Model confidence (mean pLDDT): 82 of 100. This is a predicted structure of a 72-nucleotide RNA (transfer RNA) from a Planctomycetota bacterium.

RNA sequence: GCCGGGAUAGCUUAAACGGUAGAGCGUUUGGCUGAAGCCCAAAAGGUGAGGAUUCGAGCGCCUCUCCCGGCA
Numbered sequence: 001g002c003c004g005g006g007a008u009a010g011c012u013u014a015a016a017c018g019g020u021a022g023a024g025c026g027u028u029u030g031g032c033u034g035a036a037g038c039c040c041a042a043a044a045g046g047u048g049a050g051g052a053u054u055c056g057a058g059c060g061c062c063u064c065u066c067c068c069g070g071c072a
Base pairs, nucleotide, nucleotide: 001071002070003069004068005067006066007065010025011024012023013022019055027043028042029041030040031039048064049063050062051061
């Protein structure tokens, strides 16, 4: 330099064809307990960055950043 794959919540990860982004763990609050743990209920929290297309983009198009692999 070229090619391919990837980036979603604090962590691990879902989301055939574009249609209101879920889960587990963790965190916070409440319940329970003498207290804590377990357990139960609720809440907060996310699409790497910038553009374009579309009524609508995690998903399709362009550029960039970072990670992994391959070729040279």
Rfam family: tRNA. By type it is a transfer RNA. Taxonomically the source falls in Planctomycetota (Bacteria, Pseudomonadati).